[in-house]
RNA sequence: GGUUUUUAUAGGCCGAAACUUCACAAACAAAUUCUGAAGUGCGGGGGACUUAUUUAUUACGGCUGCGUCAAGUUUGACGCUCCGUACGGGGUGAAUCGCAAUCGCGAAGGGUUGUCUCCUCAAUCCGAACCCGGCAACUAACCUCGCAGGCUGACAAAAGGAGGAAGA
Numbered sequence: 001g002g003u004u005u006u007u008a009u010a011g012g013c014c015g016a017a018a019c020u021u022c023a024c025a026a027a028c029a030a031a032u033u034c035u036g037a038a039g040u041g042c043g044g045g046g047g048a049c050u051u052a053u054u055u056a057u058u059a060c061g062g063c064u065g066c067g068u069c070a071a072g073u074u075u076g077a078c079g080c081u082c083c084g085u086a087c088g089g090g091g092u093g094a095a096u097c098g099c100a101a102u103c104g105c106g107a108a109g110g111g112u113u114g115u116c117u118c119c120u121c122a123a124u125c126c127g128a129a130c131c132c133g134g135c136a137a138c139u140a141a142c143c144u145c146g147c148a149g150g151c152u153g154a155c156a157a158a159a160g161g162a163g164g165a166a167g168a
Base pairs, nucleotide, nucleotide: 011152012151013150014149018040019039020038021037022036023035025033026032041147042146043145044144045143046142051137058086059085060084061083062082065080066079067078068077069076070075087134088135089132090131091130092129096107097106098105099104109126110125111124112123113122114121116163117162118161119160120159
């Protein structure tokens, strides 16, 4: 000096997933961290009239619990509940669809960079996953829930138009 790996600061990215104050504990000069509470803020769900839409509180099996009827002995039938399967419906999210048929190719849609916003352009990437449990359209009042998680990290290069912001 170069390469690789690990950790990781300032800063930055996806996302609603943040800020402030008080109290307790650790610490104790402070800062900081955990927990709890409150405020501000950001995001989601449920929920009338009106309007719109649908014809599925579906089918089968098991028999966890309760009840009713029958039998009069083992038990059987029915209703609700519970469990499972099939087939629906719905929610968060950009993440849905087509072709293909060996796991890809495209498109809808979405993110980042090009020094702020919008449009265009260019490059590049994503185009998942999870949840509810038979059920919820929209929806005022009202009720209720979340504020996580994951990356990058001293950072290759590069626009046009309009409008702003900051500085002089």